A computed fold for an 85-nucleotide RNA from an uncultured Oceanospirillales bacterium, annotated as Glycine riboswitch aptamer.

RNA sequence: CACGACACCGCGGGAGAGGCAUUCAAAUGCCGCCGAAGGAGCAACCGACCCGGAAACUCUCAGGCACCCGGACCGCCCUGUCGCC
Numbered sequence: 001c002a003c004g005a006c007a008c009c010g011c012g013g014g015a016g017a018g019g020c021a022u023u024c025a026a027a028u029g030c031c032g033c034c035g036a037a038g039g040a041g042c043a044a045c046c047g048a049c050c051c052g053g054a055a056a057c058u059c060u061c062a063g064g065c066a067c068c069c070g071g072a073c074c075g076c077c078c079u080g081u082c083g084c085c
Base pairs, nucleotide, nucleotide: 003083004082005081006080007079010076011075012074013073018031019030020029021028022027032065033064034063038061039059040058041057045053046052047051
């Protein structure tokens, strides 16, 4: 100097699913619905294999169902660490 991995900050993209009643609105209640925060379960598979890791699958505890916010995940940037040359 270049490349790769990871972490943090910032920027951009980013899905699904609502009716009724009360109500100025917010919100609350009832009945439904959604999966992509988090959580739990099963398992292909992987490794150093009596063990450990492991999905966007399943559940819907939590969360969500106008906008905003949030949002798995993806891309870019800054800094740092590690590896490699």